[in-house]
Molecule: RNase P RNA; transfer RNA
Organism: Bacteriovoracales bacterium
RNA sequence: CGAGUAGGGAGGGGCAUCGCCGGUCUCCGAGAUCGGAGGAAGGUCCGGACACCAUGGGGCACCGUAGCGGGUAACGCCCGUCCACUGCGAAGUGAGGACUAGUGGAACAGAGACGAGCCGGUUGAGUCCGGUUGAAACGGCCAAACUCUACGGGGUGCAAGCUCAAAUAGGCAUACGUUUGACCCUCGCCUUGGGGAGUAUGCGGGUAGAGUGCUGGAGGAUUUGGGUAACGAAAUCCCUAGAUGAAUGAUGCCAUCCUUUUCCCUUGGGGAAGAGGGAACAGAAUCCGGCCUACUCCCCUGCUCGGUUU
RNA sequence: GGGACAAUAGCUCAGUUGGUUAGAGCUCCCGGCUCAUAACCGGAUGGUCGUAGGUUCAAAUCCUACUUGUCCCACCA
Repeated sequence: CGAGUAGGGAGGGGCAUCGCCGGUCUCCGAGAUCGGAGGAAGGUCCGGACACCAUGGGGCACCGUAGCGGGUAACGCCCGUCCACUGCGAAGUGAGGACUAGUGGAACAGAGACGAGCCGGUUGAGUCCGGUUGAAACGGCCAAACUCUACGGGGUGCAAGCUCAAAUAGGCAUACGUUUGACCCUCGCCUUGGGGAGUAUGCGGGUAGAGUGCUGGAGGAUUUGGGUAACGAAAUCCCUAGAUGAAUGAUGCCAUCCUUUUCCCUUGGGGAAGAGGGAACAGAAUCCGGCCUACUCCCCUGCUCGGUUU
Repeated sequence: GGGACAAUAGCUCAGUUGGUUAGAGCUCCCGGCUCAUAACCGGAUGGUCGUAGGUUCAAAUCCUACUUGUCCCACCA
């Protein structure tokens, strides 16, 4: 210098004017002040918190995970380690339990695809060795084959729920049912236990409003100690959106960053002036922990391979 | 925001219990038949099975990720 690999960071800032949303203070004209969209906010891919179904139980079916150990609220996630495969290597991927519990599959080719048998050599003997075909000729292979083993799993989801207001037709029909118990106990089936006078379907009608849930958390930052690490403990400090046809914007200037032109100094490189650009993926909607996907020919660090120079 | 499903020839759909040739009907093209058209008969064309990766000897089919499209979610009762 080039090629690669692993990890981390940023993806915007300040001032002014106007415009929106929330909080706080003053005041009843309104004013002041503080704050306001991401690293993925994306993905009907996982795990939970929380809410409802009763204040129930058991079983089956079904679904998920899978070396060993640890972390975590938990996980299909993360860390360490063993083994297998890929790569020159740094590294990467793993769906990594079981083929004697059972059932099943292997087209074509080939003599032959399960206990069968061609050619050559060999032997007491298809006994042993080799060859042709094929991915595979073996008491092997395939379980992202059906399945078995171990462990785990109730369901639905903030459009969950809770409260208030308004209006109309709490209307009509059919089926089942009221102790011969319909139906319910929220995916499905069985069983047990409990509730129970209505339930289910269809047609038709009224409203589509307001509040709450709604943001203080398995939260964040710094330091010290423990641990290979993931992580965890202690102390101190901090409070950082809550919209609801859906706020977080527009304009101007400045600096930073990137590209480019000119000039000066100059070992690497640095400084000044001018011009252009804010570009990419992309917008919170109950919240959190992960994984996955998209993106800038941005920045930093470690390591590997190759070349050159000293 | 939360959920249910689909994608195969120009169109409508089979095929999916892995087996290596991916099919049917309609449309289009050619030929026959007919005075001519339609109907009918024969032939031929047309496919990265939504995209990419993985498992396997082998994938439209099994698994994972992504893309596009359709639909559902309030209350009175």